[in-house]
RNA sequence: UGCCCUGUAGCUCAGUCUGGUCAGAGCGGCUGAUUGUUAAUCCGGGGGUCGCAGGUUCGAAUCCUGCCGGGGCAG
Numbered sequence: 001u002g003c004c005c006u007g008u009a010g011c012u013c014a015g016u017c018u019g020g021u022c023a024g025a026g027c028g029g030c031u032g033a034u035u036g037u038u039a040a041u042c043c044g045g046g047g048g049u050c051g052c053a054g055g056u057u058c059g060a061a062u063c064c065u066g067c068c069g070g071g072g073c074a075g
Base pairs, nucleotide, nucleotide: 001074002073003072004071005070006069007068010027011026012025013024020058030044032042033041051067052066053065054064055063
């Protein structure tokens, strides 16, 4: 320098292929119940302008462009 993969909740990830009723799951944390206390178990409610900035579109996590971070390959 080029190419490929990747970036979504505190963590691990699904969803992108096929734009719309897709803002989701598990774990963690919080509240409550149980218990002498903790742990375990159970109940409940939260938490994310989907890496950033533009573009296309009636409508973008999803398509296009640029940039940034991480990983890999080549030189």
Predicted 3D model of a 75-nucleotide RNA (transfer RNA) from a Calditrichota bacterium. Its Rfam family is "tRNA". Its family is annotated with triplet codon-amino acid adaptor activity in the Gene Ontology. Rfam classes the family as a transfer RNA. Model confidence (mean pLDDT): 81 of 100. The RNAcentral record of the sequence draws on ENA. Lineage of the source: Bacteria > Pseudomonadati > Calditrichota.